[in-house]
RNA sequence: AGGAAUCUCUGGAGAACACAUUAAAUUGUGUGCCGAAGGUGCAAGGCGCAAGCCGAAUCUCUCAGGCAAAAGGACAGAGGCAAACAC
Numbered sequence: 001a002g003g004a005a006u007c008u009c010u011g012g013a014g015a016a017c018a019c020a021u022u023a024a025a026u027u028g029u030g031u032g033c034c035g036a037a038g039g040u041g042c043a044a045g046g047c048g049c050a051a052g053c054c055g056a057a058u059c060u061c062u063c064a065g066g067c068a069a070a071a072g073g074a075c076a077g078a079g080g081c082a083a084a085c086a087c
Base pairs, nucleotide, nucleotide: 002085006080007079008078009077010076011075016031017030018029019028020027032067033066034065038063039061041059045054046053047052
């Protein structure tokens, strides 16, 4: 020179109708839909005599969340700070 985590800035997708109601995209009901916070499941492989356990994703489920805007947002870029380790 690097480097987990973390902070700041920038970019950042998908998916909704009906009826009723409300000052309001407000609230309720019904049916449907989306995956990129979080969470569930597991392939290779590892462990185990065995049962079984561990085990990735933007995959999977749709529990949570979401389906105007705002907010949030995986992830990406830039810049700080920086543990272990490395040098």
Source information:
Predicted 3D model of an 87-nucleotide RNA (Glycine riboswitch aptamer). It was read from a public genome assembly, where an Rfam model found it. Its mean pLDDT, the model's own confidence on a scale to 100, is 84.